[in-house]
Predicted 3D model of a 74-nucleotide RNA (transfer RNA) from a Candidatus Saccharimonadota bacterium. The prediction has a mean pLDDT of 81. Rfam family: tRNA. The family's RNA type in Rfam is transfer RNA. The sequence was found in a public genome assembly. Lineage of the source: Bacteria > Bacteria candidate phyla > Candidatus Saccharimonadota.
Formats: sequence, structure tokens, C1' cells
RNA sequence: GCGCCCGUAGCUCAGUGGAUUAGAGUAUUUGGCUUCGAACCAAAGGGUCGCAAGUUCGAAUCUUGCCGGGCGUA
Repeated sequence: GCGCCCGUAGCUCAGUGGAUUAGAGUAUUUGGCUUCGAACCAAAGGGUCGCAAGUUCGAAUCUUGCCGGGCGUA
């Protein structure tokens, strides 16, 4: 250089058949429980879905370019 894959919450990931208000686990905070803590139960906060442009009434999802990471190849 070329080919393929990945990028979504602090972390690990789901959702990629275009339309539900973007989700789960874990972590954090608060409350309950407990003599206190852990564990357990409940709740809350946390995202402009890597960036930009395009298609569309409507894009995390489709198209293009760029950025970052991984694998293969000479």
C1' cells in the first nucleotide's frame, strides 16, 4: 500500500430487517436490609451511537470520505 473486521454509558457488550422516548450487565450515587460492613432488594444519574457529508418524511442501522484499533497479505 491492498483486503477484511471493529468503534454505542466509566468498563464489557446487545440492537445494524430504517420509525417503541437508544438498552442490558457491571461500576458510581442514594435509599432499604444489617450492630457495622459484604451480599441481597429498589431507585437515580450517566450517550449528541468515532467525526463529517449524502440518501430519506424519518438513519446507531443504508452510501461515501476521513480518524482510531485489530487481523491477513507483499